[in-house]
The part of an RNA shown here (small-subunit ribosomal RNA, central domain) has 349 nucleotides and comes from an uncultured bacterium. The full RNA is in RNAcentral, with records from ENA.
Context: one part of a larger RNA
RNA sequence: UUGGGCGUAAAGCGCGUGUAGGCGGUUUGCUCAGUCAGAUGUGAAAGCCCUGGGCUCAACCUGGGAAGUGCAUUGGAUACUGGCAAACUUGAGUACGGGAGAGGAUAGUGGAAUUUCGAGUGUAGGGGUGAAAUCCGUAGAUAUUGGGAGGAACACCGACGGCGAAGGCAGGUUACCAACCCAUUACUGACGCUGAGGCACGAAAGCGUGGGGAUCAAACAGGAUUAGAUACCCUGGUAGUCCACGCCGUAAACGAUGGGUACUAGGUGUUGCGGGGGGUCAAAGCCCGGUGCCGAAGCUAACGCAUUAAGUACCCCGCCUGGGGAGUACGGUCGCAAGACUAAAACUC
Numbered sequence: 001u002u003g004g005g006c007g008u009a010a011a012g013c014g015c016g017u018g019u020a021g022g023c024g025g026u027u028u029g030c031u032c033a034g035u036c037a038g039a040u041g042u043g044a045a046a047g048c049c050c051u052g053g054g055c056u057c058a059a060c061c062u063g064g065g066a067a068g069u070g071c072a073u074u075g076g077a078u079a080c081u082g083g084c085a086a087a088c089u090u091g092a093g094u095a096c097g098g099g100a101g102a103g104g105a106u107a108g109u110g111g112a113a114u115u116u117c118g119a120g121u122g123u124a125g126g127g128g129u130g131a132a133a134u135c136c137g138u139a140g141a142u143a144u145u146g147g148g149a150g151g152a153a154c155a156c157c158g159a160c161g162g163c164g165a166a167g168g169c170a171g172g173u174u175a176c177c178a179a180c181c182c183a184u185u186a187c188u189g190a191c192g193c194u195g196a197g198g199c200a201c202g203a204a205a206g207c208g209u210g211g212g213g214a215u216c217a218a219a220c221a222g223g224a225u226u227a228g229a230u231a232c233c234c235u236g237g238u239a240g241u242c243c244a245c246g247c248c249g250u251a252a253a254c255g256a257u258g259g260g261u262a263c264u265a266g267g268u269g270u271u272g273c274g275g276g277g278g279g280u281c282a283a284a285g286c287c288c289g290g291u292g293c294c295g296a297a298g299c300u301a302a303c304g305c306a307u308u309a310a311g312u313a314c315c316c317c318g319c320c321u322g323g324g325g326a327g328u329a330c331g332g333u334c335g336c337a338a339g340a341c342u343a344a345a346a347c348u349c
Stems, first nucleotide, its partner, number of pairs: 003321004007303002012317001014201001016199002021194003025088007033081002035077002038074005049065006091191001092188004097182003103177002107173001109171001110154001115149003119145003125136002162169002206247006216240001220236004258316006266294007298305002322349003331342004
């Protein structure tokens, strides 16, 4: 490289947007670049192949032929692909009318609880554990009553639920922004799909500056346990956890399953909307969008997947190629750093 692959064996980029590129609906005409068949020229000789000849045969030598899949020129064909022109509406999109939602972001707000402060009542314990102790408490704790402060998180509803590209999103209210679904006609007229680079977003932890600091809690200290105990358990406790702005760019970033289109038995839930219809306000069968479970064919090494495919096909991207060395070294790019990305070889089994 060909090939074969990528749910779990090696392998789907964390996710989107989009440049180049690749691929691309229906109809007509033109063109004839690709494509197809023909002619001419060329495609050195030798060799290979076919068929003769010469060394007694053969190897070897030698005559003739074929082939040389290619290139150029030329006159043709026009179904398909391309190019040009014109048109179309099914793909894609826009407008009008409805709908659901923890989608994003802003400002202000609510109650429960923890902690703490001061006050009242009240007295000897409290706390903690397998059992204890460190710890708190007669300087009045724990408990209890009402009051103040402050920060963080939002019980019930709550779901096998919803929304978002992913990360993720949950008290209630507000102006702002976006996506989605359904229905009706009208409009644009292929405007599409994918997407190397690029760019945006991206949990937690971590970093910078400035705030904030109730809880919890790496580090750390003490008490236990133990042969030891740099742990598990307990009492404390600082970064951090929270906010603003700026970095970092990684996760078992998982459905371990890239995106798009079409097709291929069913059954049963749930969620959203609509249509038709019915009717006593109703409910069911039907259609469309999402989300679960179970299963036919088919696929799979098996497990399992199965209209939300891992089935049947096509288009585009990414990635894999024995284990270790190693996601390391070196170099480069990025970063304040931590480090991230890119990414070997010797050697060894």